Description:
A computed fold for a 542-nucleotide part of an RNA from Bilifractor sp. LCP21S3_A7, annotated as large-subunit ribosomal RNA, domain I. NCBI's taxonomy places the organism under Bacteria, Bacillati, Clostridia, Lachnospirales, Bilifractor.

[in-house]
Context: one part of a larger RNA
RNA sequence: GGCGCAGGGCGGAUGCCUUGGCACUGAGAGCCGAAGAAGGACGUGAUUAACUGCGAAAAGCCGCGGGGAGACGUACAUAGUCAUUGAUCCGCGGAUGUCCGAAUGGGGAAACCCGCAUGAGCAAACCUCAUGCAUCCAUACAUGAAUCCAUAGUGUAUGGAGGGAGACCUGCUGAACUGAAACAUCUAAGUAGGCAGAGGAAAAGAAAGAAAACUCGAUGUCCCAAGUAGCGGCGAGCGAACCGGACAGAGGCCAAACCGGAGUGCAUGCAUUCCGGGGUUGUGGACAGCCAGAACGUACUGAAGAAGGCAGCCGAAUAAGUUUGGGAAACUUAUCCAUAGAGCGUGAGAGACGCGUAGGCGAAACCGGAAGCAGACAAGGCUGCACCAGAGUACCACGGGACACGGGAAACCCUGUGGGAAGCCGGAGGGACCACCCUCCAAGCCUAAAUACUCUCAGUGACCGAUAGCGCAUAGUACUGUGAAGGAAAGGUGAAAAGAACCCCGGGAGGGGAGUGAAAGAGAACCUGAAACCCUGUGUCU
Numbered sequence: 001g002g003c004g005c006a007g008g009g010c011g012g013a014u015g016c017c018u019u020g021g022c023a024c025u026g027a028g029a030g031c032c033g034a035a036g037a038a039g040g041a042c043g044u045g046a047u048u049a050a051c052u053g054c055g056a057a058a059a060g061c062c063g064c065g066g067g068g069a070g071a072c073g074u075a076c077a078u079a080g081u082c083a084u085u086g087a088u089c090c091g092c093g094g095a096u097g098u099c100c101g102a103a104u105g106g107g108g109a110a111a112c113c114c115g116c117a118u119g120a121g122c123a124a125a126c127c128u129c130a131u132g133c134a135u136c137c138a139u140a141c142a143u144g145a146a147u148c149c150a151u152a153g154u155g156u157a158u159g160g161a162g163g164g165a166g167a168c169c170u171g172c173u174g175a176a177c178u179g180a181a182a183c184a185u186c187u188a189a190g191u192a193g194g195c196a197g198a199g200g201a202a203a204a205g206a207a208a209g210a211a212a213a214c215u216c217g218a219u220g221u222c223c224c225a226a227g228u229a230g231c232g233g234c235g236a237g238c239g240a241a242c243c244g245g246a247c248a249g250a251g252g253c254c255a256a257a258c259c260g261g262a263g264u265g266c267a268u269g270c271a272u273u274c275c276g277g278g279g280u281u282g283u284g285g286a287c288a289g290c291c292a293g294a295a296c297g298u299a300c301u302g303a304a305g306a307a308g309g310c311a312g313c314c315g316a317a318u319a320a321g322u323u324u325g326g327g328a329a330a331c332u333u334a335u336c337c338a339u340a341g342a343g344c345g346u347g348a349g350a351g352a353c354g355c356g357u358a359g360g361c362g363a364a365a366c367c368g369g370a371a372g373c374a375g376a377c378a379a380g381g382c383u384g385c386a387c388c389a390g391a392g393u394a395c396c397a398c399g400g401g402a403c404a405c406g407g408g409a410a411a412c413c414c415u416g417u418g419g420g421a422a423g424c425c426g427g428a429g430g431g432a433c434c435a436c437c438c439u440c441c442a443a444g445c446c447u448a449a450a451u452a453c454u455c456u457c458a459g460u461g462a463c464c465g466a467u468a469g470c471g472c473a474u475a476g477u478a479c480u481g482u483g484a485a486g487g488a489a490a491g492g493u494g495a496a497a498a499g500a501a502c503c504c505c506g507g508g509a510g511g512g513g514a515g516u517g518a519a520a521g522a523g524a525a526c527c528u529g530a531a532a533c534c535c536u537g538u539g540u541c542u
Stems, first nucleotide, its partner, number of pairs: 001541009015527001016492002020464002022461009031163002039100003042055003046078002050074002061094006070082003105114003115133007135161009168199001169197005179186001183233001209216002220247004230238002251446003254390001258277009282424001283389003287384005297377002300375003308367002312361003318334004323330001335352002337341001343355003395419007405431001426441005479486002499526001502513004
């Protein structure tokens, strides 16, 4: 030194565990902010570094409820207090709420510096306290120059501004890597990113539709149609719709004709504006005449207010044992409850020990708003007449975009430039275009539900179990970076600290006794404790 055996060290795999995650289901909720938000800074405790709570009234103050014996957070300890005259704790409402932050009196290198006015404490000054004082935009009103009317300007009042839940929605803007086995059309993709805006949802929505049968009848979402019809350097790829089946279900209001009122302009009989009535459709409405004569309802407003939510409460039934054990819930014997034998805990494995579970009960205040009620809104038919029925619109040309559709036979939709109708004997569509036929009424507006997403509460899992599961069993911490930003590791003594008094060696660390404990080979570097690696003893070989 090799190999074998035995015993250790180091190390932290494995097993077991779970405080934490992940996914989904149901119900509820979906905003906060100049009455100062979100997010922070600094303070605040008898002793207090951190976290949590709170704000100079500072781990708290007040009220109303719940609850019922201990309490003064994590978090031990000492001191000192509080509490059946009901504390701590839980719920609801209120008070206080420094400074920064849209930050808003002015400034500023955020959490700091410096003011003005009025009022109060004082007779006054100083000082302290309270209140107010930004700008732009929108709306309304007042005032008002050069300059007659006016306008600019000025002032006052009210509202907005910011944040988010890194989600969902709409609009505007808008890549590249990549794929095409290169690459340019194409793709990725109208994706990522940027900007604006909104809501609890948003958007869409009441046919100038879809279609082609004895047609349907707003929109949305899902299933299907269908990887079909098509599009496509006909490459890579892209990719519908109708029909059918579900969920949900809801339809309304203007503009105009006409009538009435008020105003403005000027050439004084025209033009025009505003308000009220009227009217809303594929044929209707206005107007004139005639007839009939009140029903269904509502998404608007209001009062009142149900369920429900936000603390909680009651809640059945087991004992014994000289069994085993540290410990009984195990075992044995005997018994009971069950609308409760879900689950968790308790010194091993408990229906009957504890918390619970089944089943019931409960709110002063706050939230919530159903049905019903009240108000408001809300009406038909015939004949005639030919007044109205959304114009720089439809449409056309050129250039683009969007449609599954890449210019194509390319309709339909949007529109930058130019041209530019008809108007009910009218107009648009049915994938070039024409005819016939069929369908429908553009150029105004609103509209719940079914749909998307997240948070809270409850629940579930052929989801994970500490290199897994969220990045975090907690941490956006430590640390890195000028910065934007990046971003960890780290769980387990024991049933209970009973966490080892005392003695010995040692400067200490550490160890040996003693003691605790079922166990200390569970001793805090603490469950189990694999391997690599290191050491000791021994056998054997060299």